Predicted 3D model of a 112-nucleotide RNA (SAM riboswitch aptamer (S box leader)) from uncultured Actinomycetospora sp. Model confidence (mean pLDDT): 83 of 100. The RNAcentral record of the sequence draws on MGnify. Of the family's consensus pairs, 93% are formed in the model.

RNA sequence: CUCAUCCAGAGGGGUAGAGGGAACGGCCCGACGACACCCCGGCAACCGGCGGACCUUCGCGUGCGAAGACCGAACACGGUGCCAAUUCCGACCCGUUCGCGGGGAAGAUGAG
Numbered sequence: 001c002u003c004a005u006c007c008a009g010a011g012g013g014g015u016a017g018a019g020g021g022a023a024c025g026g027c028c029c030g031a032c033g034a035c036a037c038c039c040c041g042g043c044a045a046c047c048g049g050c051g052g053a054c055c056u057u058c059g060c061g062u063g064c065g066a067a068g069a070c071c072g073a074a075c076a077c078g079g080u081g082c083c084a085a086u087u088c089c090g091a092c093c094c095g096u097u098c099g100c101g102g103g104g105a106a107g108a109u110g111a112g
Stems, first nucleotide, its partner, number of pairs: 001112006011040005019029003024090003041083003046079003050072003055068006087106001092103004
């Protein structure tokens, strides 16, 4: 930089001690110890792996094999990620029955 997803899901212990939730506003969390770090536990199917008819391509020994695409869970094994609040909500644009709906920006995660 490109693409996909972001209203589901999942917490205990220890250390430490004041801010934290990206940034601005709000609203929350926090000495009944947040945030962070470590250990353990868990959630989840993004990639790998695994399973599966049909389809495409290739190969040959012609009904099999390989690859791709597609679908999937009986998958947490490997690489990541995640475990307060919809990405906590908004901010910009459009619509609106003024409740909200749609889009965008920014951000996060994964794959390349």